[in-house]
This is a predicted structure of a 90-nucleotide RNA (c-di-GMP-I riboswitch aptamer) from a Chloroflexota bacterium.
């Protein structure tokens, strides 16, 4: 001097809680605020899978409730493939 790994620092995301709002619903629905578990891809996109809910629809019942179903939603115990990404002591 170069390369690699790690710490620390500065950023980022945000489990969960509380408050406010939205939604037919989804304690694994979403948005915002405050606090904050954690994360080195706990960033993004596509496809698949799993999970939650069932408005509309279908089935069937008969007096108010049953079953199926995602095009709604989640994946921070997921998978495949692609793209992008902070710092740098010892």
């Nucleotide at each position: 001097u170069c390369c690699g790994a790690u710490a620390a620092a500065g950023a980022g995301c945000u489990a969960c809680a509380u408050c406010g709002g939205g939604g037919a619903a989804a304690a694994c629905c979403c948005c915002g605020a405050u606090g904050g578990c954690g994360c080195a891809a706990a960033g993004c996109c596509c496809u698949g899978a799993a999970u939650c809910u069932a408005a509309a629809g279908c089935u069937g019942a008969a007096c108010u409730g049953a079953g199926c179903c995602a095009g709604g939603a989640u994946u921070g115990c997921c998978a495949g493939a692609g793209c992008u990404g902070c710092c740098g002591a010892u």

The organism belongs to Chloroflexota, within Bacteria. Rfam family: c-di-GMP-I riboswitch aptamer. Its family is annotated with cyclic-di-GMP binding in the Gene Ontology. The model forms 90% of the base pairs in the Rfam consensus.